[in-house]
Molecule: small-subunit ribosomal RNA
Organism: uncultured prokaryote
RNA sequence: GAACGCUGGCGGCAGGCCUAACACAUGCAAGUUGAACGAACCCUUCGGGGUGAGUAGCGCACGGGUGCGUAACGCGUGGGAACAUGCCCUUGGGUACGGAACAACAGUUUGAAAAGACUGCUAAUACCGUAUGUGCCCUAAGGGGGAAAGAUUUAUCGCUAAAAGAUCGGCCCGCGUUGGAUUAGCUAGUUGGUGGGGUAAUGGCCUACCAAGGCGACGAUCUAUAGCUGGUCUGAGAGGAUGAUCAGCCACACUGGGACUGAGACACGGCCCAGACUCCUACGGGAGGCAGCAGUGGGGAAUAUUGGACAAUGGGGGCAACCCUGAUCCAGCCAUGCCGCGUGAGUGAAGAAGGCCUUAGGGUUGUAAAGCUCUUUCAGUCGUGACGAUGAUGACGGUAACGACAGAAGAAGCACCGGCAAACUCCUUGCCAGCAGCCGCGGUAAUACGGAGGGUGCGAGCGUUAAUCGGAAUUACUGGGCGUAAAGCGCGCGUAGGCGGCCUGAUAAGUUGGAUGUGAAAGCCCUGGGCUCAACCUAGGAACUGCAUUCAAAACUGUCAGGCUAGAGUAUGGUAGAGGAAAGUGGAAUUCCGAGUGUAGGGGUGAAAUCCGUAGAUAUUCGGAAGAACACCAGUGGCGGAAGGCGGGCUCACUGGCUCGAAUACCUGACGCUGAGGUACCAAAGCGUGGGGAGCCAAACAGGAUUAGAUACCCCUGGUAGUCCACGCCGGUAAACGAUGAGUGCUAGUUGUCAGGCAGCUUGCUGUUUGGUGACGCCGCUAACGCAUUAAGCACACCGCCUGGGGAGUACGGCCGCAAGGCUAAAACUCAAAGGAAUUGACGGGGGCCCGCACAAGCGGUGGAGCAUGUGGUUUAAUUCGAAGCAACGCGAAGAACCUUACCAGCCCUUGACAUGGGCGUCGCGGAUUUGGGAGACCAGAUCCUUUCGGCUGGACGCUACACAGGUGCUGCAUGGCUGUCGUCAGCUCGUGUCGUGAGAUGUUGGGUUAAGUCCCGCAACGAGCGCAACCCUCGCCCUUAGUUGCCAUCAUUUAGUUGGGCCCUCUAUGGGACCUGCCGGUGACAAGCCGGAGGAAGGUGGGGAUGACGUCAAGUCCUCAUGGCCCUUACGGGCUGGGCUACACACGUGCUACAAUGGCGGAUACAGUGGGCCGCGACCCUGCGAGGGGAAGCGAAUCUCUAAAAGCCGUCUCAGUUCGGAUUGUUCUCUGCAACUCGAGAGCAUGAAGUUGGAAUCGCUAGUAAUCGUGGAUCAGCAUGCCACGGUGAAUACGUUCCCGGGCCUUGUACACACCGCCCGUCACACCAUGGGAGUUGGUUUUACCCGAAGGCGCUGCGACUAACCCGCAAGGGGGGCAAGCGCACCACGGUAGGGUCAGCGAAAA
Repeated sequence: GAACGCUGGCGGCAGGCCUAACACAUGCAAGUUGAACGAACCCUUCGGGGUGAGUAGCGCACGGGUGCGUAACGCGUGGGAACAUGCCCUUGGGUACGGAACAACAGUUUGAAAAGACUGCUAAUACCGUAUGUGCCCUAAGGGGGAAAGAUUUAUCGCUAAAAGAUCGGCCCGCGUUGGAUUAGCUAGUUGGUGGGGUAAUGGCCUACCAAGGCGACGAUCUAUAGCUGGUCUGAGAGGAUGAUCAGCCACACUGGGACUGAGACACGGCCCAGACUCCUACGGGAGGCAGCAGUGGGGAAUAUUGGACAAUGGGGGCAACCCUGAUCCAGCCAUGCCGCGUGAGUGAAGAAGGCCUUAGGGUUGUAAAGCUCUUUCAGUCGUGACGAUGAUGACGGUAACGACAGAAGAAGCACCGGCAAACUCCUUGCCAGCAGCCGCGGUAAUACGGAGGGUGCGAGCGUUAAUCGGAAUUACUGGGCGUAAAGCGCGCGUAGGCGGCCUGAUAAGUUGGAUGUGAAAGCCCUGGGCUCAACCUAGGAACUGCAUUCAAAACUGUCAGGCUAGAGUAUGGUAGAGGAAAGUGGAAUUCCGAGUGUAGGGGUGAAAUCCGUAGAUAUUCGGAAGAACACCAGUGGCGGAAGGCGGGCUCACUGGCUCGAAUACCUGACGCUGAGGUACCAAAGCGUGGGGAGCCAAACAGGAUUAGAUACCCCUGGUAGUCCACGCCGGUAAACGAUGAGUGCUAGUUGUCAGGCAGCUUGCUGUUUGGUGACGCCGCUAACGCAUUAAGCACACCGCCUGGGGAGUACGGCCGCAAGGCUAAAACUCAAAGGAAUUGACGGGGGCCCGCACAAGCGGUGGAGCAUGUGGUUUAAUUCGAAGCAACGCGAAGAACCUUACCAGCCCUUGACAUGGGCGUCGCGGAUUUGGGAGACCAGAUCCUUUCGGCUGGACGCUACACAGGUGCUGCAUGGCUGUCGUCAGCUCGUGUCGUGAGAUGUUGGGUUAAGUCCCGCAACGAGCGCAACCCUCGCCCUUAGUUGCCAUCAUUUAGUUGGGCCCUCUAUGGGACCUGCCGGUGACAAGCCGGAGGAAGGUGGGGAUGACGUCAAGUCCUCAUGGCCCUUACGGGCUGGGCUACACACGUGCUACAAUGGCGGAUACAGUGGGCCGCGACCCUGCGAGGGGAAGCGAAUCUCUAAAAGCCGUCUCAGUUCGGAUUGUUCUCUGCAACUCGAGAGCAUGAAGUUGGAAUCGCUAGUAAUCGUGGAUCAGCAUGCCACGGUGAAUACGUUCCCGGGCCUUGUACACACCGCCCGUCACACCAUGGGAGUUGGUUUUACCCGAAGGCGCUGCGACUAACCCGCAAGGGGGGCAAGCGCACCACGGUAGGGUCAGCGAAAA
């Protein structure tokens, strides 16, 4: 350096395999020189020119690629000495004389090929010899060695030796350069020396000998990872991350090894060998290396053309022309990045249409569009046409640029819109589909999913993902912490290290300042310049915070030297003490043993039992034995080298430290502090050997209890190790805690206590001082709690430790241990928290105070029976729906035969049974009676009443289309209203002030008191509100007014207050009075109040009612009503008939009636109060056994009527399933009603079930109450054991607040806050994930020993074949020479055998 999704107009400048250093088809990437050389060939104007294999020279070590390896003098930076350097520059010299070959070529020949072999000829700037040799090299200082090349157009290019330079290299050193100590020891050529060899050169680089060194906690060795740097990204900086492009260095070139040539290589496009792979083959052999440029396959989320040109810049060769150059310059592809431009501008309201929303009015999209008037950048077409090229030469390129022309014409998307964070509505969906960076959205009204409209942001891009830094002071150098949040080692001594008192002198390592050198260029920054601007390019400057050298300063630190006494220590003299270790000695108690007395229990517990005891226990007396522990004193007292710890008294001996005194000193002279490693000590439990063993003891074990069980806790009876001692060992841990490391100095006090000293006097006090140990409390600190001279304050120096929770103080490794275990110490995986302190609630089988028919004390019930009624369940076509602990269940329902009715079956209607509106038609509509069909709704008629006055014209009916009607359909978890409940409990809050960082607190807590947050007092609170109380109704007493339908004392009268009369009384109903702790006494705090008393009809809220704070329960109700949303519309609407809600194995709730004598039956007959009454109550008479029936007066009611009250009284029955009880059934009737079959109530006769007082459990009630007795009313045609009212008779008990339930206040603990119906732990079962171990197994890497030993260089031989150069020789030949080959020794790649280390993968069952 990105990738992916959607989208895509133009240009400039950059960039483009991060993965497989994986494998590569094809083409190209290093040649050139005829002015070195000789053949061959071509052309020729005959002068010559050209091509060119081969020989020869130079180049091929540059340029280009990649990042495998490398933790290293590899790189960076700064230095150094023992070197070499082709081409280049400078200088002064030389360039003489000779010689012999080999390619090419020709011939023969092997092979498929690649490639050769033999014979013969030949040139040179190829090769060789001689000479000279200024200078050069060697030397034993005498001497010795050692060079060249020519070409030619006659002007140059070359060649050779040497010196100097430049350039580029080789080597050495200081400093810097990743993680791991769960890598602590490494090293034999290792470290050094001497001699030698080797190299261009120093050097263990190599070799022989000698010595035993060298490195390491300032991290050696090992291991993992990695090319390094300039720079790049980020950051305020310090830092952190990184090392693409560009530039410098290094390393590598299929893998491993090796040398050759050369100035330079151990060589990317050279050679040899080994290995793997690929290709060719005639099977005998051969060939190859893209990490050069393109390109291919593969890998991958992913990265381009098998392009043009040497025109420029540069490189190689050449005298040059020139040739080569995938270096380079250009072009192509890619929105990969950066930068610039465009997709039009102005005007335009009927605010168009369409879309979306809507409260239906409108709003918004929106001047946006259309329309009108303009412009032409870019793209397009045509024309002209560069700079880059100082003379020629242009790939780019007919490119950039310029001019003309046409036409708004060709050019906009992407993400987001709940908060963070700019931007909102509708629809759809319904914990589904989906979203999500974090918090979190979605379960029917989603601004969060999906779509749409609108909006916001950016824009040829926009989003997502990945990655780095920042925010993060969240590794803290700058710049954090450790009492309780993570974090002080259990505690001392002490090594290294770090830090260190006062004075003087010296020095100059640190430190500070100046100068010089260096710190490559590019980049960043500043100022200019060039492309129209910008990006980009470019000039100069600054900077590069570093390193080295040098000069200077001397305060501080260091070092050296000298001195001092305040730190530290020492001597002498005192004091206190459970300091340590050892020996002896003491008394009380327990148990055991012996003996005596004595008799039936003892012991133990919540209660018991196991246990002991008539074989004599327990108890008691005496004697003895043993072991262990030490009452009182005893104290937030003392002591110890620190901590662990230390308690009977005394004695003897040993021994350590603290502490006091400067009005003891004449001592030393910084000797100090801390302390990584190291080392000593270290409770209890535990281990080994041997003793001892009494016991309140006590794991294990046994038994008894507890319990559903109880292999447990708590309790009991026993009981072994252990607890004790010695030795020795061992271990090294504890909530080893003050959860607070040790040291030094400084910073208000008050008050105890322990051990000393000093002063004063009044002699037991005061003042002062040192050291220890406590309490409280300023400043200050702290998140708060709290700490506070014994700091958690203010500072300094040192050590240890921490970095979210879990996994885990675990695994593995190592060390220690006999073992148990300890020390050191991770990761995978997983969660979004874990945690601290404080706050408000709630809760507690926490505490304190208080209340309530809450318990207790009582009375009566329920639960058992039969029936009634409601519910569940079941059944059914339907058994309509709701209500569900208290707070659903005689509840909605104050009354289901039809209706009601919502349910079921069947039959009908579709603008509808009902409302509003339009059009058309008919004027009577309507009512009553009645006929036919039909189950009925309904359909088809008839009659009567009445008719411009009425029940009525603003009407009624019919038809029609559409808006609409209608729904007891769903959602009470969308709602209003209403209601239940805690609870008629005494509470719930606010303003201001004050306190606290804050949540919050205070007030409202405290002391009393009350029914009460009622009142009083106190108080950083002062006030206020909603509740309490009072005001309202009713009952109780009195008075006033009024007396009819009420009443009757007095006077008459009657069967009868019936009548006259009266209003006294009762009563009715209107208005008043009366009770206020007002009075007295006591008590209390001189208060509030409480207790007692008087008076009074009533006494301390007189009784009862109405009245229900803030809130809780998503409590109940969409089926009273209202209502959002959803749903149905010939039906989920409307009408009707019949059925159902009344079913019946069963379970529950609420009641009635009973079980009998406090009763049943019969008889006689007395006393109420509410209420109701015209489609009504109905006296009275007749009738029926009766329910009732037939007549019928009165009364819209203090008048008439319902109406008779019943318990009560008298008699009888005599304890039985009865003269109790009345269910059930049969039968005959009555009443209501259109209609009593499903399915009403009642009467008569007959029948006569269960039931003999009810298990566990449970309910109501505190006085006119419970219990018991009857009466009335609403609903209602009829139907009451229910409900709501009314009166009659009329009790018992409350010691008291321990307990159960509920509630209030204060306080305390809390891991709870949907708040204890909370939270939460572990095993087990199943599934899945990660990890440790695991018999073993597979692979990588490393190492040790040994074997093998290619190529290569080195050494020796060189008898083989050869021999031209030089020498000897007339010659032959010899010398000499190199070569093949052989041998040698060691080294060594690959390979092999055996063993070790290390890392990773797999691994059954089990964990």